[in-house]
This is a predicted structure of a 1627-nucleotide part of an RNA (large-subunit ribosomal RNA, half A) from Chthoniobacter flavus Ellin428. Its mean pLDDT, the model's own confidence on a scale to 100, is 81. It matches the Rfam family "Bacterial large subunit ribosomal RNA".
Context: one part of a larger RNA
């Protein structure tokens, strides 16, 4: 270290539970609000943080009613109270009800600030306090009253309205009105008049009593069923889609205007207005005129009101014993009630214990209903005449739209916009263009219940709904914590026990941590982290194994060891075999995808419409829908035939009809009828359409919906900032100069998008950093730095919009269209994922079409059922068509040679015509030999077609339901493309793989062999093998020597075999010995050329043979050699062709592969016999499917099912079909359970699998067989979701390298806390003071779990207590800027936008306080001390005109720059005073430190300092300190802020109030000086504030406005070093 077991830890699954959700039913209700709502803020308790209740009368007050003995909420405890004189509690009514909020006196940053008027309290008066009232709009009334005489507008007052606002994300009406999507693109169209927004109303709303429907007649509206997916409409695409009628629910009708009459009013005397009467319709009605009636019927109006109901309640039957147990309600025995056996509780299952339940009863008060009564109101007829009336910018028409199902269409009707513009009952509108006839109705005024829609809240109830990752987001302090500027987003988190009996006491320890005892309890391994307590993960113990071993981690065999009585179990040396899972693919171990592990969750559902099958009812018929009735009420039963489908078809239709249509007609033809009618309605299942439709996933589009300019861009208003140094423009002055200018020089002067360079702003280059210190920085180096500069505060502009010195930059870490929410479950021809088992069959990767190519449709191929019944593949025979392979050259073409030759070229010759030659080219023709996919005089094999015979095969064909497949790939053969390249590409054909295991090829989808139902320690073979690895032959005959085998072209006296040819006993080849001569140095050439530079010739002689010379060589000779000849020798030698096996060719980086060892065969060729070898075949046993045969049972006679015999079959992806297992719940009959259910840990054993399960342990209360039913029904993968736990890893890191060390103290414990000493760092800060922001972080005590990157006794942490004091500081009670709001007003579909008067609004204007205290632990311009000042009121004395309101004027009142003057904080130096002190025998000097100051006009006073010091306090160290005494308190230099008035320049530099002057009104009055008295409101005030407290997720190297800012050196705020002061950066 592995495996196993045991015991624990961690963790929180599972089981059980439920206080919470969720869906529905019924009732009732359907609003609240100026009498101040909804919703909040702040308070309120003896102690009180949260929730609940309540409101200064504050977990409550008063009264009435109910009920009752205890009570002071959740929620304990202590204290203190209340209560039978009735508390607490429940109900009803009344009262109180801070502040905000419509918010309403004005303002405002919601919960705050400031007022006016009247009254009251108090005061000498002011101040202060309390009560009431004061918004806007509308209506009514009154008063007043412009331009403009009158009048009106306007203004003022009074009364009234409650009008606004909120909600329930619902329902309703109206206004505005998208897009994603669908149409496989898209524009009409669709989505959809949807989403969203706006306005308004009610308990319902809307509609509504025909100028209707549509052809039958009906008779307001609304809703349900049907008609009907019909008629229609529609890029006639996708889609959209009526109405009448019929069946039902519910039913209800009325009122004005006008004509006419009466009365009254007005005035321009002809009209008009008001009130009342009358009157209200289409077979026209009414008025006017005549006749008749005084009743009938009704009401939706007002008031009273019985019964009843609601808001508290009351009565309410019946049980004991025994046993087990901690506990009885379980079990057993006997017994009782029941109009009550619903349900819940009680220490386990309770009709009789408790609460309840059935049944019955009940209200002082409030509310609802409304029988009835009263009042009020409504209600008619007939007739004649035809005089009057009957809704006008209307109807209609034209143009443009809109709604009707309807998209402009033949387009009627409705409703709008613009224009034109009637009629008046002898009229008008409509009946789908229009016209006629005929009908229906009466517009241009209004009201109207019920049936219908919805449910936030209330009450009661139910569930084959969930049970803590579920069910609401929320069972719990949940819309909480937390995130975001904001709109908005949005969690996690339940369980002790029957009862706290919640562990007294003891021990360890620093300890209230933790642990061990003891005790409680049935149980403490139920101890508050608490029921059960799985897995991952981490430990401890025991048994076996393991340190030469190569391993997808298993499996088969197996010795040994251990446990056990045994059965059996644990371990496992060694050997054989063996490259995970999923997905996607032609193909994956792949180096293609996904998963760290475990647990839980996680994906074909539901509705509806079709279609098919199964099953059931009825059957030429079948079924009801809505509704209604009954009922034991989400159920069941009945009724209901409106309607649907079927029973008859044909035709375009009229229509006809067992026929009909075509046609003049049919002996014709099409479709039907007959032979042979089956449908319809449920239930279940398959599939499809419409819906999100199997689940997850976009980038995006749209919204007249919102939120954002705290970042950033630009702009507006008002403030602030820029060390120091340099240069020296214009102008001016002087001098020179000119006729005069000009011009020059020298000064003066101080300009500049001037120069250098800090602060400040920016970000050039580099390095570092890049799981950072930092989601953009650090360091060094850079750019600008008086300007188009930088910056603070307050404002403005925004999403197709802003802003932009322009980069598509910026608009909150987001920008070629922000963010949030919604449409939305957008869409996704794309990727991924898709969960239990077994059985049967089993593909495709092709064709056609496709804005089609990775998609789809149809066909092909698969499956299931039904039908058919030998038709199938295959085989045999016969008969056919054909133009491929091959072959050929007869055609068409290509192409070679020869012959022949027209013609041409060249040469000769030629006056011309002729002619001659030719080693040139050459058509045609002939001969010979050839080539062809687009040549054929020919021409197979196969294949194809037909017929006949065989062929019963999980073969064929047809119909119906369901698919999948449309990326293929390798090899052989035949071809095209390519290069007769490709693991290339495209076809044809066959076989494999795909979807196929097994054996062989070392390994190796595709090659060779062979098709796996299961088991066997049986046999035979195939391919391939037989030395060993490794099962089987060390077989035979040849061949190879190269480790060839186990790399090519090419090359070569390798070797074996077979030929051909030449020489050869007349002596070959090779070797050795000898010869190799003469004419002649051949001629020419040459300086020379003698065999051998070159040219020509190459003869002759002697010979056995010998070249006018094969090579070397010389200047040329010479010399050597060869050819050739003889001798010696004695048998083969030379050349060449073909075949077998070898050789060379042969160079790469860690050590090499015939598979290895190795082998001379164990290589190669041949031959023969034997053996091995697979999941093939055989044998034995078993299972399933299926065929055939036989027997039986049931039967609705369709069929279903059991057994026996026998044959065959059983690889399988996509896919089809069949049969089962398991989970949750329901019903029924049962069963088990405290003597121990579920769950959990083991687990013998059983089954073909999913699975089942005895028994043991744990656990402590429920569980379940069987038969049916209903599903949120099965997990390993989705870069899945949530939680837990690993790995990395005790690893990286611990956040500026300014630095610590020592001693002491405290403590259980000190690198880190405190004190002291030394050292170091900052010092225009790393010091001090403000503003913003934060909001208690401040101070003290205590503590050390967590936080602090370590530690911790410490803290900015935790707990407790304390702390912020103002007339003058800042803000308000004063003012205005940008801007914001905005009475009236203008504009606009609505919402709303703009804006006058006015108001608000600082960053500005105005405005009265300074010093000290060594004051506090913590505050101070606030307290105290001292001395001042401002304003109000008032008193006294004097004095005077003033105050208020209005108007006018002034002032307030402003830039930049450089100088000047005043000023004098501060600093330095010196002097003086005091103190200290090294050194020395002693003294002095140098020196160090401190003071040299404050108030006051001044006199002076005080203080510091030193000496002394009563007294007080004390942590015993010391601290505070009255009083007394003493003395210096000066000079020089430099200099900031600030103040002032001039100057210069051009970009010409807020407003208002306060204040001053003048004047008008009013007059009730007062001003000023001095001295008193008195009063002075609200808010802020702690602390941090270049930072550990702000903005950056952090105790973060970043960012953050203003003021002060010392010394030396220096120009300087640079830089370096130091004061004061602060730090050493939390390892």
């Nucleotide at each position: 270290a592995g495996c196993a077991c045991a015991u624990g830890a961690u963790g929180g699954a599972u089981g059980c539970c439920u206080u919470g959700g969720u869906g529905c039913c019924a009732a009732a209700a359907g609003g609240c609000g100026a009498u101040g709502a909804a919703g909040g803020a702040c308070g309120u308790g003896a102690u009180a943080a949260g929730c609940u209740g309540c409101g200064a009368u504050a977990a409550g007050g008063c009264a009435c009613g109910g009920a009752u003995a205890g009570c002071g909420g959740c929620a304990a405890a202590u204290a203190c109270g209340c209560u039978u004189u009735g508390a607490c509690c429940c109900g009803u009514g009344c009262a109180u009800c801070u502040c905000c909020g419509a918010a309403u006196g004005g303002g405002g940053u919601a919960a705050c600030c400031c007022a006016g008027u009247g009254g009251a309290a108090u005061u000498a008066a002011c101040c202060u306090u309390c009560c009431a009232u004061u918004a806007c709009c509308g209506c009514u009334g009154a008063g007043u009253g412009a331009a403009u005489c009158a009048a009106u507008a306007g203004c003022u007052c009074a009364g009234c309205g409650u009008g606004a606002g909120c909600a329930a994300u619902a329902c309703c009406u109206g206004g505005u009105g998208a897009a994603g999507u669908g149409a496989a693109a898209c524009a009409u169209c669709u989505c959809a008049g949807u989403a969203a927004c706006c306005a308004g109303a009610g308990g319902a709303a809307a509609a509504g009593a025909a100028a209707g429907c549509g052809a039958a007649g009906c008779g307001a509206u609304u809703c349900c069923g049907u008609a009907a997916g019909u008629a229609g409409u529609g890029g006639c695409g996708a889609g959209c889609g009526a109405a009448a009628g019929c069946g039902g629910a519910a039913c209800a009708g009325c009122c004005c205007a006008a004509a006419c009459c009466a009365c009254g009013g007005g005035u321009u005397u002809a009209c008009u207005c008001g009130u009342g009467g009358u009157g209200u319709u289409g077979u026209a009605g009414g008025g006017c005129c005549c006749c008749g009636a005084u009743g009938u019927g009704g009401c939706a109006g007002u008031g009273c009101a019985a019964c009843g109901a609601u808001u508290a309640g009351a009565u309410g039957a019946a049980g004991c014993g025994a046993c087990u147990g901690g506990a009885a309600a379980a079990u057993c025995g006997c017994u009782c009630c029941a109009u009550a056996g619903a349900g819940g509780g009680u220490g386990a299952g309770a009709g009789g214990c408790c609460c309840g339940u059935a049944a019955u009863c009940g209200a002082a008060a409030a509310u609802c209903c409304g029988a009835g009564c009263a009042c009020g109101c409504c209600u008619a007829g007939g007739g004649a005449g035809u005089c009057c009336c009957u809704g006008a910018g209307u109807a209609a028409c034209g143009c443009g739209a809109u709604g009707c199902a309807a998209g402009u269409g033949a387009a009627g009707c409705u409703u709008c916009g613009c224009g034109u513009g009637a009629a008046u009952c002898c009229a008008c509108g409509c009946c789908g263009a229009c016209c006629a006839c005929g009908g229906c109705g009466u517009a241009a005024g209004g009201c109207u219940a019920a049936a219908u829609a919805c449910u936030a809240a209330u009450u009661g109830g139910c569930g084959a709904c969930c049970g803590a990752u579920a069910g609401u987001g929320a069972a719990c302090a949940a819309g909480u914590a937390c995130c975001g500027c904001g709109a908005g987003g949005g969690a996690a988190a339940g369980g002790u026990g029957a009862a706290a009996a919640g562990a007294a006491c003891c021990g360890c320890u620093g300890u209230g941590a933790g642990c061990g005892g003891a005790g409680u309890g049935a149980a403490a391994u139920a101890g508050u982290c608490c029921c059960u307590g799985a897995a991952a993960u981490c430990a401890u113990g025991u048994g076996c194994u393991u340190a030469c071993a190569a391993g997808g981690u298993g499996u088969c065999a197996a010795a040994g060891c251990c446990c056990g009585c045994a059965a059996g179990g644990g371990u496992g040396a060694u050997g054989g075999c063996g490259u995970g899972c999923c997905u996607u693919u032609u193909g994956c171990u792949u180096a293609a995808u996904g998963a760290g592990u475990c647990u839980g969750c996680g994906a074909g559902u539901u509705a509806u419409u079709g279609u098919c099958a199964g099953u059931g009812g009825c059957g030429a018929g079948c079924c009801u829908a809505a509704g209604c009735c009954c009922u034991u009420c989400u159920g069941g039963g009945g009724u209901g035939g409106a309607g649907g489908c079927g029973a008859a078809g044909c035709g375009a239709a009229a229509g006809c009809g067992a026929g009909u249509c075509c046609g003049a007609a049919a002996u014709g033809g099409g479709c039907g009828c007959c032979c042979a009618u089956a449908g319809u309605c449920g239930c279940u299942g398959g599939c499809a359409g419409u819906a999100g439709a199997c689940c997850c996933g976009a980038a995006g589009c749209c919204g007249a919906g919102g939120u954002g300019a705290u970042c950033u861009a630009c702009c507006c208003a008002u403030g602030g900032c820029c060390a120091g140094g340099u240069u020296g423009a214009a102008g001016c002055g002087c001098u020179g100069g000119u006729a005069a200018u000009a011009c020059a020089g020298c000064g003066u002067g101080a300009a500049g998008g001037a120069c250098c360079g800090a602060a400040c702003c920016c970000g050039u280059g580099a390095a570092c950093a890049u799981u950072g210190a930092a989601a953009a920085g650090u360091u060094c180096u850079g750019g600008g730095a008086u300007g188009a500069g930088c910056u603070g505060u307050g404002g403005g502009u925004a999403g197709g919009a802003g802003c932009g010195a322009a980069a598509g930059a910026c608009u909150a870490a987001u920008c070629a269209a922000a963010c949030c929410c919604g449409g939305u479950g957008a869409u996704a021809g794309c990727u991924g994922g898709u969960u239990c088992u077994c059985c049967c069959c089993g593909a495709a990767a092709u064709a056609g079409c496709u804005u089609g190519a990775g998609g789809g449709c149809u066909a092909g191929c698969c499956u299931a059922g039904g039908a058919u019944g030998c038709u199938g593949a295959c085989u045999u025979g016969u008969g056919g068509a054909g133009g491929u392979a091959g072959a050929g050259c007869a055609c068409u073409g290509g192409a070679u040679g020869a012959a022949c030759u027209a013609g041409a070229g060249c040469c000769c010759a030629u006056a011309c015509c002729a002619g001659g030659g030719u080693a040139u080219c050459g058509a045609a023709u002939u001969c010979a030999a050839u080539c062809a996919a687009a040549c054929u005089c020919c021409g197979a094999a196969u294949g194809c077609c037909a017929c006949a015979g065989g062929g019963a095969g999980a073969a064929g064909u047809c119909c119906u339901g369901g698919a999948g497949u449309c990326a293929g790939u390798g090899c052989g053969c035949g071809a095209g493309g390519g290069a007769u390249a490709a693991g290339c590409u495209u076809c044809g054909u066959g076989c494999g793989c795909g979807a196929g295991a097994g054996g062989c090829a070392a390994a190796c989808a595709u090659g060779c062999c062979a098709g796996a139902c299961c088991a066997g320690c049986a046999g035979c073979u195939a391919a391939g093998g037989u030395g060993c690895c490794c099962a089987a032959a060390u077989a035979c005959c040849g061949u190879u020597c190269a480790g060839u085998g186990g790399a090519a072209a090419g090359g070569a006296u390798g070797u074996g075999a077979a030929g051909a040819u030449a020489c050869u006993u007349a002596g070959a080849c090779a070797a050795u010995g000898a010869g190799g001569a003469u004419g002649u140095u051949g001629g020419c050439u040459u300086a020379g050329a003698g065999g051998c530079a070159g040219c020509c010739a190459u003869c002759a002689u002697u010979u056995a043979a010998a070249c006018a010379g094969u090579g070397c060589g010389u200047a040329a000779u010479a010399g050597c050699u060869g050819a050739c000849u003889c001798a010696u020798c004695g048998a083969g030698u030379g050349u060449u062709u073909u075949c077998g096996c070898g050789c060379c060719g042969a160079a790469a980086a860690u050590g090499a592969u015939u598979g290895g060892c190795g082998a001379u065969a164990a290589g190669c060729g041949g031959u023969a016999u034997a053996c091995c070898g697979a999941a093939g075949c055989u044998c034995u046993g078993g299972a399933a499917u299926u065929g055939a045969g036989g027997a039986g049972a049931a039967u609705u006679c369709g069929u279903u099912u059991u057994c026996c015999u026998u044959g065959a079959u059983u690889g399988g992806u996509a896919g089809g079909g069949g049969a089962g297992c398991g989970u949750u719940g329901u019903a029924g009959c049962g069963a088990c359970g405290c003597a121990g259910a579920a769950g959990c840990g083991g687990g013998a054993g059983c089954g073909g699998a999913a699975g089942c399960a005895a028994c043991c342990g744990u656990g402590g209360a429920g569980u379940u067989u069987c038969u049916a039913c209903a599903a949120g029904u099965g997990a390993g993968a989705a870069u899945g979701c949530a939680g837990a736990c690993a790995u990395g890893a005790g690893u990286a890191g611990c956040g500026a390298u300014a630095a610590g060390c020592c001693a002491g103290g405290u403590u259980a414990g000190a690198u880190u806390c405190c004190u002291g000493g030394c050292c170091g760092c900052c010092g225009u800060a790393a010091a001090c003071c403000c503003a913003a922001g934060g909001u208690u972080u401040c101070c003290u005590g205590u503590g050390c779990a967590a936080g602090g990157u370590u530690c911790g006794u410490c803290c900015u942490c935790a707990c407790a207590g304390g702390g912020u004091u103002a007339g003058u500081c800042g803000g308000g009670a004063c003012c205005u800027a940008a801007g914001u709001c905005g009475a009236g007003g203008c504009c606009g579909g609505u919402a709303g936008g703009c804006g006058u008067a006015g108001a608000c609004g600082a960053u500005g204007g105005a405005c009265a306080g300074c010093u000290g205290g060594u004051u506090u632990a913590a505050u101070a311009u606030u307290c105290c001390a001292g001395c001042a000042c401002c304003g109000g009121c008032u008193u006294u004395g004097g004095u005077u005109a003033a105050a208020g309101c209005g108007a006018a004027g002034g002032u307030g009142a402003c830039g930049u720059g450089g100088g000047u003057g005043c000023g004098g904080a501060g600093a330095a130096g010196g002097g003086c005073a005091g103190u200290c002190g090294a050194u020395u025998g002693a003294a002095a000097g140098u020196g160090a430190c401190u003071g040299u100051c404050g108030c006051g006009c001044a006199a002076g006073c005080g203080g510091a300092c030193g000496u002394u010091g009563a007294g007080g306090c004390u942590a015993c160290g010391g601290c505070c300190a009255a009083g007394a005494c003493g003395g210096a308190u000066c000079c020089u230099u430099u200099a900031a802020a600030g103040c002032a008035a001039a100057c210069a320049c051009c970009g010409a530099g807020a407003a208002a109030a306060c204040c001053c002057u003048u004047u008008g009104c009013c007059c009730c009055u007062u001003u000023c000086c001095a001295a008193g008295g008195u009063c002075g409101c609200c808010c802020g005030u702690a602390c941090c504030g270049u930072a550990a407290a702000c903005c950056g997720a952090c105790a973060c190297a970043g960012g953050u406005g203003g003021g002060u800012g010392g010394g030396u050196a220096g120009a300087g705020u640079a830089u370096a070093c130091c004061c004061a002061g602060g730090c050493g950066c939390g390892u």